[in-house]
Context: one part of a larger RNA
RNA sequence: GCCUACGAGUUACACUUCACUAGCAAGGUUAAGGUAUAAAGUACCGAAGCCGGAGGGAAACCGAGUCUGAAUAGGGCGAACUAGUUAGUGGAGGUAGACGCGAAACCAGGUGAUCUACCCAUGAGCAGGUUGAAGUUGUGGUAACACACAAUGGAGGACCGCACCAAUAUACGUUGAAAAGUGUUUGGAUGACUUGUGGGUAGGGGUGAAAGGCCAAUCAAACCUGGAGAUAGCUCGUACUCCCCGAAAUGCAUUUAGGUGCAGCGUUGGAGUUAAUUUGUAUAGGAGGUAGAGCUACCGAUAGGGCUAGGGGGAGUCAAAUCCUACCAACCCCUGACGAACUCCGAAUGCCUAUACAAAGAACCAGCAGUGAGGCAAAGGGUGCUAAGGUCCUAUGCCAAGAGGGAAACAACCCAGACCACCAGCUAAGGUCCCGAAGUAUAUACUAAGUUGAAUGAACGAGGUGGAGUUGCUAUGACAGCUAGGAUGUUGGCUUGGAAGCAGCCAUUCAUUUAAAGAGUGCGUAACAGCUCACUAGUCGAGUGACUCUGCGCGGAAAAUACGCGGGCAUUAAGUAUAUCACCGAAGCUGUGGAUCGGAAGAUGGUAGGGGAGCAUUGUAAUGGCGGAGAAGUUUAGCUGUGAGGCUAGAUGGAGCGAUUAGAAAAGAAAAUGUAGGC
Numbered sequence: 001g002c003c004u005a006c007g008a009g010u011u012a013c014a015c016u017u018c019a020c021u022a023g024c025a026a027g028g029u030u031a032a033g034g035u036a037u038a039a040a041g042u043a044c045c046g047a048a049g050c051c052g053g054a055g056g057g058a059a060a061c062c063g064a065g066u067c068u069g070a071a072u073a074g075g076g077c078g079a080a081c082u083a084g085u086u087a088g089u090g091g092a093g094g095u096a097g098a099c100g101c102g103a104a105a106c107c108a109g110g111u112g113a114u115c116u117a118c119c120c121a122u123g124a125g126c127a128g129g130u131u132g133a134a135g136u137u138g139u140g141g142u143a144a145c146a147c148a149c150a151a152u153g154g155a156g157g158a159c160c161g162c163a164c165c166a167a168u169a170u171a172c173g174u175u176g177a178a179a180a181g182u183g184u185u186u187g188g189a190u191g192a193c194u195u196g197u198g199g200g201u202a203g204g205g206g207u208g209a210a211a212g213g214c215c216a217a218u219c220a221a222a223c224c225u226g227g228a229g230a231u232a233g234c235u236c237g238u239a240c241u242c243c244c245c246g247a248a249a250u251g252c253a254u255u256u257a258g259g260u261g262c263a264g265c266g267u268u269g270g271a272g273u274u275a276a277u278u279u280g281u282a283u284a285g286g287a288g289g290u291a292g293a294g295c296u297a298c299c300g301a302u303a304g305g306g307c308u309a310g311g312g313g314g315a316g317u318c319a320a321a322u323c324c325u326a327c328c329a330a331c332c333c334c335u336g337a338c339g340a341a342c343u344c345c346g347a348a349u350g351c352c353u354a355u356a357c358a359a360a361g362a363a364c365c366a367g368c369a370g371u372g373a374g375g376c377a378a379a380g381g382g383u384g385c386u387a388a389g390g391u392c393c394u395a396u397g398c399c400a401a402g403a404g405g406g407a408a409a410c411a412a413c414c415c416a417g418a419c420c421a422c423c424a425g426c427u428a429a430g431g432u433c434c435c436g437a438a439g440u441a442u443a444u445a446c447u448a449a450g451u452u453g454a455a456u457g458a459a460c461g462a463g464g465u466g467g468a469g470u471u472g473c474u475a476u477g478a479c480a481g482c483u484a485g486g487a488u489g490u491u492g493g494c495u496u497g498g499a500a501g502c503a504g505c506c507a508u509u510c511a512u513u514u515a516a517a518g519a520g521u522g523c524g525u526a527a528c529a530g531c532u533c534a535c536u537a538g539u540c541g542a543g544u545g546a547c548u549c550u551g552c553g554c555g556g557a558a559a560a561u562a563c564g565c566g567g568g569c570a571u572u573a574a575g576u577a578u579a580u581c582a583c584c585g586a587a588g589c590u591g592u593g594g595a596u597c598g599g600a601a602g603a604u605g606g607u608a609g610g611g612g613a614g615c616a617u618u619g620u621a622a623u624g625g626c627g628g629a630g631a632a633g634u635u636u637a638g639c640u641g642u643g644a645g646g647c648u649a650g651a652u653g654g655a656g657c658g659a660u661u662a663g664a665a666a667a668g669a670a671a672a673u674g675u676a677g678g679c
Stems, first nucleotide, its partner, number of pairs: 001679006011096003015093010027051003033045004055062002065077004099237002102234001106227006117201009126191001128160003131156001135152006164188003169184004203219001205215003240614006250263005264371002266368005277360010292345001293343002299339002303335004308329001310328002312325004374399004379394005404415003419594004424590003430584003433568003439581001441580006452570002460555002464552010481539005487512003492506003518533001522531002595604003615668001617665002620662004625657002633652008
C1' cells in the first nucleotide's frame, strides 16, 4: 500500500417543549400495591399524588379583581374572549460519558537501587621499565653541632607503558554486526584507583566532585493499577438513494475576538387574505447640502500690483516738526487662485409620501436550523506612497454554493444559469491560412518597424513616411551645383608685448568704388598671411524654402537557462484603420421524445441547512411458500427500475431459505497518521 472483518447521534427519566395520532373533556389521569382469569405488552380495584379550572401582592391578605397609594385618582398585572388532560409516535432541549477516537496533566494506593548515583561491610587486581625523597651507615669536617661527599635506602594523588578503567580527534556505521558500536588515535594506569559479593537510601522522595545528571533502553518529578469513558470553546472522522426549497461570513454584547447569546438571512407547518407588503414604470408633492462651483457671502489660507495707516532704516544742529525709502505691512481697490472638518450657491442619482398600471404573494405565530474567518471585480471614498493579490466603509455583480462557451493555460473578467435523451436547427461572447469548426471574403487607405498579430512602456530626440493646412521665393529664371568676383579709406578707434574683419572694449559699424562685397559668418596665424561665408554676375531650366495640426512607424528600451504572437508562421497581410456581406460557435434559444411537480401558465444548478418519499440488511409475529428432481453463498450472462436496487438462466456449491403485511433495530464505510488479520 491493497484486501477482508470490525468501526461513530445511542439508551434511561412521573423531566421540559412543539407537531401529529387516539381516548375522555370543565375536567383528565392513576402511581405503588391488590384481586381475577382464558397468562395476554389482559380485565377490574386502588384518587395518595399531578395537571387544568383565578388572579394580584414580598407577605399578611383580599378576590374578578388585586397591588401601589391619603384617594372613589392614575398606573401595573389580571378577568371579561374558558380547553384541558392522559397515552403513543416523531422533532428539539435538559440531566447523565451522551456522536466516535485523541491529550499534556492531577490525585490515591502500591512496585522498583539485579541498570545507574552515593554510602556501609567484606574480599580481589594493578606485566615490565625509570627516577631515586626522608632516614641510616661510612669518610671528611666542627670545640660540639652544622655541613660536604660516598654508599645504602626505597618515598611519591612521581615518570614511560600492558592488563584494567576511561572516551580526545577522526573515519566508518545511521532500515547498523550494535536502540550508542568498530578501526586508527588519545587520557589515567599505587590511586580522590579499578573491581567481585552481600547490604542501605524511594518518587515532591532519594542520590548527585552539580550535567537538571542518575533512580531498570523511561526523569524539570520513575513505573504499575485505580479515580476514569478526567477535561478538550481544539484537530480528525461520522457509512444507502431520489425529490422540493436553500443561506451566512453582518449588527449589538461578551476575560470576547478561530467560542457563544440575541437579532438578521434559510426551511417546514399553521393561520390569513387581495387589504397590507415588496419590485418596476409614470405622475404629483416633499426632506437634504454631496458632485460641481464660488469666495468684496462668512471662516481659514493665498501670488502680483496700486493706494496708504502702523513699524524698520536714512536725513534733519540737542529735541521736534518735516522729508526720503528697490525694507516689513493692516484696511481698501485691481488681477489671479485654494479648502474633509469654508459656503452667497448647488445638481444628477438615490430616499420618503400619495395615486394609477403591471408582477409577486407578505406581515404574524410555532418547530428545526446553519452562519457570525469571507473573497474578487469595476465605481464613490478613508488609510497607505492617488504602493500592495494591502487595509477599512458604501451601493452593485460574481465566486463562495455555478457546470457550459471565450480569454493558450487561469474561483471572481466577457458570454451564459446545466430536469433527462437526440449523429436536428439558430445564435451570444469570441472567431473564420494550418494546428481548429468557419472568408487565404469584398472595398479603400496606412505600416517596413516582424512594428504588429493578447495587454503594457514615458519625458525627450530625429530631413522615417502618409494626410490636411498656413506663408515666402520663382520663366523679369527661383532652390541646389559649377565658373568668376568678394574691393578701397583701413592695420577703424581703444587696449595690448602684439590685436591687422575674426582675445577683449567702444561706436553716428561711417564712407568710397561698384553688378556685388559686413569696420565682417566660420577655420586659421605669435601677429600678419592663407582658406571660406554673407552679397553679386554668368551657366543651368522648374519648382523650391519655413512653419502648424494629424495617422502609422524609429530611438529612448536593463534580469537572472536559448528563442517564442498559444505554436507553425504571416508583409497590396494571416498587421493597422474604416465599411459591408457570409459563415462557425455554448449544457443559451428552438425542434422531437420522456420524467417529476402544478388547475394551467410554467418550474426542476446548488455547499451549510430545513422538509418529503423510498431501497437494502438482521431478528420477531401472522399469513402463505421454496428446497438433495439441489437452499444459502460464489460466479457469468441477459432483462428491468429515475435511483438505492430487483428478477431470470447457466456454472459452482451441498442444507437450509425466501414472499406479503406489521413491528423492532448492535440497520448501509473510502477516508478517522482508524483497530485486528492476511498478502
Predicted 3D model of a 679-nucleotide part of an RNA (large-subunit ribosomal RNA, domain II) from uncultured Aureispira sp. The coordinates come from a structure-prediction model, not an experiment, and the mean pLDDT is 84. Rfam family: Bacterial large subunit ribosomal RNA. The source organism's lineage runs through Bacteria, Bacteroidota, Saprospirales, Saprospiraceae and Aureispira.